[in-house]
RNA sequence: GCCGUGGUAGCUCAGUGGUAGAGCGCCGCCCUGAAGAGGCGGGCGUCGUGGGUUCAAGUCCCACCUUCGGCA
Numbered sequence: 001g002c003c004g005u006g007g008u009a010g011c012u013c014a015g016u017g018g019u020a021g022a023g024c025g026c027c028g029c030c031c032u033g034a035a036g037a038g039g040c041g042g043g044c045g046u047c048g049u050g051g052g053u054u055c056a057a058g059u060c061c062c063a064c065c066u067u068c069g070g071c072a
Stems, first nucleotide, its partner, number of pairs: 001071004006066002010024004018055001025044001026042005048064005
């Protein structure tokens, strides 16, 4: 340099054009003498960045940034 792959919550990941989610973690409450376990509640998010298509984009298209892999 070229090709491919991933980038979504604190972490690991789902989400194949129509309300952004799960597990774990975290916070509050209940329970306990206290803690752990358990129960209830809270998403804690400019979906890597900027444009484009569309009535509507995490999702499709383009460029760029970046992770990993391959080729040279």